[in-house]
Molecule: small-subunit ribosomal RNA
Organism: uncultured prokaryote
RNA sequence: AGAGUUUGAUCAUGGCUCAGAUUGAACGCUGGCGGCAGGCCUAACACAUGCAAGUCGAGCGAGAAAGCACUUCGGUGUGAGUAGAGCGGCGGACGGGUGAGUAACGCGUAGGAAUCUACCCAGUAGAGGGGGACAACUUGGGGAAACUCAAGCUAAUACCGCAUACGCCCUACGGGGGAAAGCGGGGGACCUUCGGGCCUCGUGCUAUUGGAUGAGCCUGCGUUAGAUUAGCUAGUUGGUAGGGUAAAGGCCUACCAAGGCUACGAUCUAUAGCUGGUCUGAGAGGAUGAUCAGCCACACUGGAACUGAGACACGGUCCAGACUCCUACGGGAGGCAGCAGUGGGGAAUAUUGCACAAUGGGCGCAAGCCUUCUUCAGCCAUGCCGCGUGUGUGAAGAAGGCUCUAGGGUUGUAAAGCACUUUAAGCAGGGAGGAAGGCCAGUUAGUUAAUAUCUGACUGGAUUGACGUUACCUGCAGAAUAAGCACCGGCUAACUCCGUGCCAGCAGCCGCGGUAAUACGGAGGGUGCAAGCGUUAAUCGGAAUUACUGGGCGUAAAGGGUACGUAGGCGGUUAGAUAAGUUGGUUGUGAAAGCCCCGGGCUCAACCUGGGAACUGCAUUCAAAACUGGCCGGCUAGAGUACGGUAGAGGGUGGUAGAAUUUCCUGUGUAGCGGUGAAAUGCGUAGAUAUAGCAAGGAGUACCAGUGGCGAAGGCGGCCAACUGGACUGAUACUGACGCUGAGGUACGAAAGCGUGGGGAGCAAACGGGAUUAGAUACCCCGGUAGUCCACGCCCUAAACGAUGAGAACUAGCUGUUGGUUGCGUAAAUGCGUCAGUAGCGAAGCUAACGCGUUAAGUUCUCCGCCUGGGGAGUACGACCGCAAGGCUGAAACUCGAAGGAAUUGACGGGGGCCCGCACAAGCGGUGGAGCAUGUGGUUUAAUUCGAUGCAACGCGAAGAACCUUACCAUCCCUUGACAUACUUGGAAGCUCUUGUAAUGAGAGUGUGCCUUUUGGAACCAGGAUACAGGUGCUGCAUGGCUGUCGUCAGCUCGUGUCGUGAGAUGUUCCGUUAAGUCGGAUAACGAGCGCAACCCUUACCUUUAGUUGCCAUCAUUAAGUUGGGCACUCUGAAAGAACUGCCAGUGAUAAGCUGGAGGAAGGUGGGGAUGACGUUAAGUCCUCAUGGCCCUUACGUGUUGGGCUACACACGUGCUACAAUGGUAUCUACAACAGGAAGCAAGACGGCGACGUUAAGCAAAUCCUUAAAAGAUACCUCAGUUCGGAUUGCACUCUGCAACUCGAGUGCAUGAAGCUGGAAUUACUAGUAAUCGUGGAUCAGCGUGCCACGGUGAAUGCGUUCCCGGGUCUUGUACACACCGCCCGUCACACCAUGGGAGUUGGUUCUACCUUAAGGCAAGGUUUCAAACCCUUGACCACGGUAUAGUCAGCGACUGGGGUGAAGUCAUAACAAGGUAACCGUA
Repeated sequence: AGAGUUUGAUCAUGGCUCAGAUUGAACGCUGGCGGCAGGCCUAACACAUGCAAGUCGAGCGAGAAAGCACUUCGGUGUGAGUAGAGCGGCGGACGGGUGAGUAACGCGUAGGAAUCUACCCAGUAGAGGGGGACAACUUGGGGAAACUCAAGCUAAUACCGCAUACGCCCUACGGGGGAAAGCGGGGGACCUUCGGGCCUCGUGCUAUUGGAUGAGCCUGCGUUAGAUUAGCUAGUUGGUAGGGUAAAGGCCUACCAAGGCUACGAUCUAUAGCUGGUCUGAGAGGAUGAUCAGCCACACUGGAACUGAGACACGGUCCAGACUCCUACGGGAGGCAGCAGUGGGGAAUAUUGCACAAUGGGCGCAAGCCUUCUUCAGCCAUGCCGCGUGUGUGAAGAAGGCUCUAGGGUUGUAAAGCACUUUAAGCAGGGAGGAAGGCCAGUUAGUUAAUAUCUGACUGGAUUGACGUUACCUGCAGAAUAAGCACCGGCUAACUCCGUGCCAGCAGCCGCGGUAAUACGGAGGGUGCAAGCGUUAAUCGGAAUUACUGGGCGUAAAGGGUACGUAGGCGGUUAGAUAAGUUGGUUGUGAAAGCCCCGGGCUCAACCUGGGAACUGCAUUCAAAACUGGCCGGCUAGAGUACGGUAGAGGGUGGUAGAAUUUCCUGUGUAGCGGUGAAAUGCGUAGAUAUAGCAAGGAGUACCAGUGGCGAAGGCGGCCAACUGGACUGAUACUGACGCUGAGGUACGAAAGCGUGGGGAGCAAACGGGAUUAGAUACCCCGGUAGUCCACGCCCUAAACGAUGAGAACUAGCUGUUGGUUGCGUAAAUGCGUCAGUAGCGAAGCUAACGCGUUAAGUUCUCCGCCUGGGGAGUACGACCGCAAGGCUGAAACUCGAAGGAAUUGACGGGGGCCCGCACAAGCGGUGGAGCAUGUGGUUUAAUUCGAUGCAACGCGAAGAACCUUACCAUCCCUUGACAUACUUGGAAGCUCUUGUAAUGAGAGUGUGCCUUUUGGAACCAGGAUACAGGUGCUGCAUGGCUGUCGUCAGCUCGUGUCGUGAGAUGUUCCGUUAAGUCGGAUAACGAGCGCAACCCUUACCUUUAGUUGCCAUCAUUAAGUUGGGCACUCUGAAAGAACUGCCAGUGAUAAGCUGGAGGAAGGUGGGGAUGACGUUAAGUCCUCAUGGCCCUUACGUGUUGGGCUACACACGUGCUACAAUGGUAUCUACAACAGGAAGCAAGACGGCGACGUUAAGCAAAUCCUUAAAAGAUACCUCAGUUCGGAUUGCACUCUGCAACUCGAGUGCAUGAAGCUGGAAUUACUAGUAAUCGUGGAUCAGCGUGCCACGGUGAAUGCGUUCCCGGGUCUUGUACACACCGCCCGUCACACCAUGGGAGUUGGUUCUACCUUAAGGCAAGGUUUCAAACCCUUGACCACGGUAUAGUCAGCGACUGGGGUGAAGUCAUAACAAGGUAACCGUA
């Protein structure tokens, strides 16, 4: 210090999440030792039991018993002046606990004046002399008990007078009032009632002053949230008088006045003890208030007082209430929020321990007693800190595990082994410090009359330790007793295997899991921390995500619709004085602890401890005077006033004008008009529309008209008149900061809407009708009412927008336009200036970008408004406003991890531009109808094997299923196997026979090869055993390879540079051109690559060369290029040339090129082919092959026979043959090319009607073989289901082949079906093409109408690019990116969730009024002896309680409203593209 997550990618906005630190924690797994700390956060719930506050005999009176000893047995002594109780004193107001209440002078901080203070310290003065009681005790009574009543006795430091009173208190200044107590030690004289007095010491007492300590009271400032809490208050605010208190005060009472608080937040509601501090953070802040310390409050709940120095009292009292307990039912007792402990609650928090040894507290002269304060121990890994669980060596890199490419790798020097060590734990022994005091004895000093007593100091002695088997030290033995937890997809350090198969599960966020999961579960390995580790919860941080430090508001959330103006905030220039702010010193305070720094002590650390700094604050005082403020006085630059001009749809009022629409009347006139994409409804022969004229009425003002004008905004448009607001400009004069902004407030505020009354031509929600449509409650058409208009009154909202608040200053310009104006020049137009508006571009700068840019979104200042993830929701509830509609203010639960902005690249559009293609058009021939062939679907079947299945499957894999093929079905067999490698035994191989329905199979016989170093070896066969073979089984969505398609479309990219924050752009765009990203030009690009083209093959021409098997012009020859001869020609093979827009003209930009022409065999890539960029399609293929994983292994493998792939109501694709005369049949007769041939092609001859058979020359081929047909000629057929057509069927045959039944092809004879040119629709083709005719080949025993080739004959049309389809490119919009087969809205139905309303009902709480009133104090009266007290009576006050009204907050609630969520429900298609009617805002 950042990271993950919105997107295909990017930047920015924005939320969510993570990494850190922390905790009084809890839970899970695990657990060796020690030190230091901490330990009911929940029920201020209820509590059994024990303990937690007593002490004093040196204040007082009284005073046992057991036991022991003695005994005369009666008792005595001792125990013992002890225990226990009582009167009295001091203390129970401290210490300890808890945080319910409290938003407050409660707390914090700084001050103040009208107070008290036991014990303590210091000072002054005193302490004389009397009195009467009450407990205890005794006796009697009541009661279950608690306890109590009566009578009697008694003491005091208990109580009460009297005396005295400097100081004290009160006062009318004359005066008046008020105290006390003794006790103990010692003692020389003197006295004595023998107790003592007296002296002295100590202590206590009384009065008073001062101090110290503690406490009470008052004030300034600070101290949570809510305005959906805006008004609150009657002792309330003040005064006077009185009362009351320790003390000021409405603290209380009477009277008087009417005040007091509040937008700087009163009142009300909710929550909360406050602080030092603690956690976090760089800090500022935020959160928190356990332990320790200070303050406050409370003590079962509520109220009250008493006592006292101090309480309205935790372990006191009284009353009421709830609860618990005892009871003899009459009545009583109790209060753990003390320490332990129990129940309960809860995720959760300890022992009914030891001791007063130490520190501290109470009482006491003291010893001492008491002390759950405290000190210690126990329990708990709750936290922090420290230590250990061994150390060194050790490669055969052991075994085992895991993995593997089978070699290895890893666990891993890890282990074992060898050599050492002994901390801690264990056992044994030793052993500090915490102890100071107190007691006894002595010495000495002080006090004193005193060598006594007492006190202090010193010395000596015997002692005082809960912890404690302490810390610590030493010895002994032995590696011995001691490691886990989480994680390993990214964030985030750490990877593999197996299992599972959207299951089980994981998950902090993103997200994993649907058969190869580094994300689930296990394992191996690794990473991190370590006696702990993880999880959960919580706080701060990161989060600049509430922004003071330190954010924003044109489009992401966010400028109020606009103005005026109150409070408030801010404010020009100058002089003086002031000193509130400000600045610098002084003084006080800011408790201690903590944090920080420097030291010290525990072996270190945690921890403890000394000192310092700090505590950023508040108050005090001294100074300064720049700035701000307040005061006073000037100024004129801001602002305003007066004067002269100017422009204007600025506003309201009254009049008036013409054009148009509609209606009415009249004329002319006749059959339609109107309307639409096309129609219809509608109007019209009762005369429309059209046309001419008159009239009526309402509304709005063409042209001018303009990014022109005016207005604060909304908004404002014919002309005229008067009324009226503002602005601009010019020159002077005046006022003298009068200004800016503006929470609340007030006014204005389009349209729609509402109320009352008018008006109503046109238009037009609702409504009616006609169309469209699957539907059409719409779009279109015909009608049409509110409304639109006017007056008055409401409403108060808009995408009320420049999505940009108002004001001021500053910061380059250029161009246009509106309204003024000075000066100069000019004849004028106008130019150079200036002020105020309004537009376009643009420097700097700003911005996420788009963009803004003197009219800022730049640089600054002042003030206001507003924002803080999306949805829920501008909704609910409440308040206010409104006649209503509704407006304004304005949440939460719940839910998601996004929502949103700008820009980029694509894709898409029923967006646009340009261009291309047999894409359309123009033609020609087909398909779709028939029969058949073939493939597919479907159906059937034991099986009809499998795959392909939009274009891009369907005469496709299959270049050829009778067996085989064959993968399918049925039957019969085999199991190391039909096939491969390795081991062993035997044997050549092989051949023959038998058996079985057949075959695999089973059983017999026969047979001895080749090489050789004579051991054996090679191939082959059979038997055996194990590794293994085998699989056309699955996954083409695990793959390679190959292929289809877009598409032979012209595209796809890169390097460097440049631009951009970036994705990206540029290049590749633009202009022209091309078949082409082809080329040229321009150009922040310059180059390059893969594609295009060319290079390759073929074809078309010529030349050269070579002529055999080819050819034959000349010569000879023959039946015949047959032969001689020749190579000129054809042809064949090889090589070279030829075409390049090269030449000319025109055009173009002088280019690229295009058009035309010449020449040429060929002319503008000459024709055809091969060649297929980056990529797309999870396209196709695991059944060509290869291959990962999974599956089968006497079977999903292998073999065999037979069957099936050939089925057949049907549907589709691709073809063949036809329907005929451009034809058919018969006869005659010409002309090819490619290609093939030895288990072959086969001439010829013979036989057969024929398929074919027999025989057979030639040819391993330019030599031999393989018939071209259409065309042509002649004849017949004459328009018909025919001499068309040939399906189907019968009979007889041929060929191939082990075998033609299922299931081949062919021949002959006979039979002679449908079909007369094919609906919607659809397809190929642009020239040697379509159409038509035959020929060859692959596969192949045989079999094709298919496929691949070959040649013969040989057309028509193309205006053109509007439209359909596909494609390219530029641009535009986008809410799409799985990319339009996209995205996405709403109702309904179902399930779940939270929530609003709701007749009511239940509970809490509060105000007010009234009723009743305990205890208590107060007041009044009575009684008593004057007074006081007790006692009695009464009064007001008053807790709880009751009644009534009202408010508020919750719970439940039949039913009901909308909302949210939910892989595959229904209906439509509203939005995103011109989304197919542009969308959106307000309103009905």